[in-house]
The prediction has a mean pLDDT of 84.
This is a predicted structure of a 526-nucleotide part of an RNA (small-subunit ribosomal RNA, 5' domain) from an uncultured marine bacterium.
Context: one part of a larger RNA
This record gives sequence, C1' cells and structure tokens, in this order.
RNA sequence: GGAUGAACGCUAGCGGCAGGCCUAACACAUGCAAGUCGAACGGUAACAGAUCUAGCUUGCUAGAUGCUGACGAGUGGCGCACGGGUGCGUAACGCGUAUACAAUCUACCUUUAACUGAGGGAUAGCCCAGAGAAAUUUGGAUUAAUACCUCAUAGUAUUAUAUUAAGGCAUCUUUUUAUAAUUAAAACUCCGGUGGUUAAAGAUGAGUAUGCGUCCUAUUAGCUUGUUGGUAAGGUAAAAGCUUACCAAGGCUACGAUAGGUAGGGGGCCUGAAAGGGUGAUCCCCCACACUGGUACUGAGACACGGACCAGACUCCUACGGGAGGCAGCAGUGAGGAAUAUUGCACAAUGGAGGAAACUCUGAUGCAGCCAUGCCGCGUGCAGGAUGACGGCCCUACGGGUUGUAAACUGCUUUUUUACAAGAAGAAACCUUGGUACGUGUACCAACUUGACGGUAUUGUAAGAAUAAGCACCGGCUAACUCCGUGCCAGCAGCCGCGGUAAUACGGAGGGUGCAAGCGUUAUCC
Repeated sequence: GGAUGAACGCUAGCGGCAGGCCUAACACAUGCAAGUCGAACGGUAACAGAUCUAGCUUGCUAGAUGCUGACGAGUGGCGCACGGGUGCGUAACGCGUAUACAAUCUACCUUUAACUGAGGGAUAGCCCAGAGAAAUUUGGAUUAAUACCUCAUAGUAUUAUAUUAAGGCAUCUUUUUAUAAUUAAAACUCCGGUGGUUAAAGAUGAGUAUGCGUCCUAUUAGCUUGUUGGUAAGGUAAAAGCUUACCAAGGCUACGAUAGGUAGGGGGCCUGAAAGGGUGAUCCCCCACACUGGUACUGAGACACGGACCAGACUCCUACGGGAGGCAGCAGUGAGGAAUAUUGCACAAUGGAGGAAACUCUGAUGCAGCCAUGCCGCGUGCAGGAUGACGGCCCUACGGGUUGUAAACUGCUUUUUUACAAGAAGAAACCUUGGUACGUGUACCAACUUGACGGUAUUGUAAGAAUAAGCACCGGCUAACUCCGUGCCAGCAGCCGCGGUAAUACGGAGGGUGCAAGCGUUAUCC
C1' cells in the first nucleotide's frame, strides 16, 4: 500500500447493487416451512342447490333423500430421498483430476414391440358395545377399490442342459437353435382418451473400483489376527474378508507405517510483476450431519432434518397407571459474545409436488423492513463581488499580516428537498371464446383474464439557496506552524523519541494538510 462476513470511537443528506451469529452442532415459548388427487374407492361430517313431507305467520322453520356442486374423516396412488439448513465428524478414494465397470441399478420422461382374459377372500371407514385422565385403544357385525390373493395366456425375460458362429481385455463377451421349468396386468372415462403389464433401447440419476494430488509432529518407530492371501458357502443391484468355515502365514513401514494434533474438499477469494503466501463468508459442485448413540422397515431411490423402533441426557403433561417433544428450515426468544436483521407481504414471476384440468400447496423463490457492513453514484450550490468590512489569531503593535472573494450584497440555477398531478416495464401463458390447418383433439393465430412489490420506479408543474460536513493529523519517517497553559508533572508515542520555565512532539486556540458521508483506531492476511 491492498484486503475484510469485521468490531469500537466521533460524525452522518440521498439513491442503486450486494452482504448480514465468524462465538454455544447451546437450550428453545409461539406461528408457519409437504402435500395433492372425487377422472382409483366405499361413502356423506360441514357448506350450497334440488326434490319430497309436516307446520303454518305464503315464504320461513323442522325433517328426509348423496339426487347435484362439492367434500371432513378413511382406503388407495404419487410425492415426502427434491427443495431449505449447518460444518459436528472426517487426513478418507472424502474431495480434485483422469480412467474403468466383460462386476452394476435407475421411479417419473422419450422411442419401439406385444398384451390388458377369468375368478376369490378380506379390511379401513360407517354402525353397535366397551377400556383410558389423556395419548390412544379392544371386541362384534357389515362394505368398496387402480388395495390384496389365485388361475389362464407369454417370450428377444430368468434358470438349467445341449448346440452354431464371430470377437476380445485374463475370468470371458456377443450370437444361432432346441428342450424343460418359472413369473404379468387395473381400471376410470366428458368415449376423444388417460392409465396398467412384459420386453428392448435412450435419457437422467446413482453405485463401485483404480492411477496421481491433498496440513503439522519422529520429543510418535514399529503396526496388524478378518489381519494378508487361497478354497467353499452365504450375501449384495453389483466386484470384494463384505460375512462365515477351513487352510497357508502373510500384509504395511524411514519414499514415514502406526500414533497424536488440526481440518469438511474444490471452483474460487485476498495479496503479489510473477513464483509463491494466506484463505474457503456470500454464489456453484461434491461430501457429512439432523438432541446423543444404535437399528432396520417402506420404497426406483433413505438406513430417511419436520418417518418408525430401542437406549441415553434434557424439557413438558399426568387423575401417578402412563404419555408427549426435538428450529444445524423461515421469523422469533433466552444464553454466550466486541459483534450480526422482521414473530413482514405474495404465490404476480421463476422453479417444484400432486392433478386430465381448473386449481391446491410451496418461509424454495420473488419482494418489502432493519443496519454507512461494503462497493458504486449524486448532493450539500454557481457566477460576480475589496470601504480587502466586523470579529478571531499573530507581530517589530497609533500600524501591519492572516482568516479572505471568504462574508455581507447583486444576479442565476433547482440535481436534491417539499407539495400537487400523471404513472410503468416486469405478463409469457394456463383457462374460456372465435378462427385456420390436418381431421373431430393436436398445432398455430386472435381476443379475453391475471402484479406481492406499488400509486413504487419514472415523468411533469410549483416554491425557494432553500433540507444537507465531518473526522484524523501538522518533530522526522510524512503533506501540513504559530501563540498561550503546563514544567520529567499532567500527559503523548507505530519506530526514533518528546515533557526538568521560551515544548512546531503534552492540553487549548488560531491557522494549515489529508480524506470525505465518512474519518480514525483495533484485529487478521499478503
């Protein structure tokens, strides 16, 4: 000199864009953050309509009917493994880079081929009867499905045996044929479709393995028994001591094993001419975690942040028998700390989940609020004006110098400010209606509709210099000097050093220098 997720002191007019618990992965009140589908199903608790019945006050009350729009609770499907947070752990194939899978899986999506036949028994809900303070739960009767089960059909699927040809990278891979065995499906419909099953391929995502790279300590020198390898079996989507039995005695290490400490990694960021050094906030990719530890279930995918079970610590409820909970989601609270924001608005846009769609949900996201935390931009006037005014300060003091064109005064402008008025872009769509082409639902065209921000940005008119400057420093380094006070005192100080009676170094004043809505100090890095 540059830089910062900064803090502190003094000061402070505005806007744009960004950033904002670095400490206690400490504990959390409250609200919200993952639902959706009635075009899968039985149904009908609420709302609205319709029909019927009764009462009459003749348009209201009561009751009945799922009949319709819809729909609480329930069965079922898809989603909840994404999105969002944090950096505890991890020195590791965790990450980065380059490869391999002839050792693998992949829901939804796309393409292709074939199929979608016949039956059955339950169960939730509803109803009845109970238990419990509650959480919850027991028994009986009855009912549906795209829930569950059985049968049929099937090969380019799987398994076993045999067989043909080609190729490679060692085990082998691909291919032809035959025999035997095994495994499918679901309906809904506005009749157009939407689904379902099997097989092949693609895309996407994931898994596994390997070469190289990846902090400090030798005041850590030996470490290892599923350890290293083999055979067999099991297991996995898949290779493998992944697991087990048996056999052998191996494997790693001074090119640093093992142990200990520290730490998420990278793209990047800061600095530097570079080499290098430091760092890993925001944004993006990967990993790990979800009160602590463990376990599996479901599923295409989890060993699952707002799922389950067990144990533990903590908090809460209790009728003492027993139960409930997990903000490292968004806000917010306490605590810790030098220190870090609103219990805001909206799904209008982008994206996601479900749905045929309308739509619903979305603290993702878009916005607004707070903070000079940073960067950038703008302003606090401009021109003229010398009795060089008054006042202040200084001096060699009836005078002069300086503050200083500075002020007053005259003219101008209105960025900004205030008031009033106009007022966006961000919206493309979906839906609906109409039209065109093909042909009866797909594409395109036109119209219509939709804005949280927000009456915001922006623009116009009016008024009037009106609303707007500080901070640090002035001995040398280092730009900027005098007076007064103090008298090794009070104090200053980054280093050298200054102060003991003429201090440009302390304190005040005048003047000056630097930067400027900031300026200094502290901390850290180059």
Rfam family: Bacterial small subunit ribosomal RNA.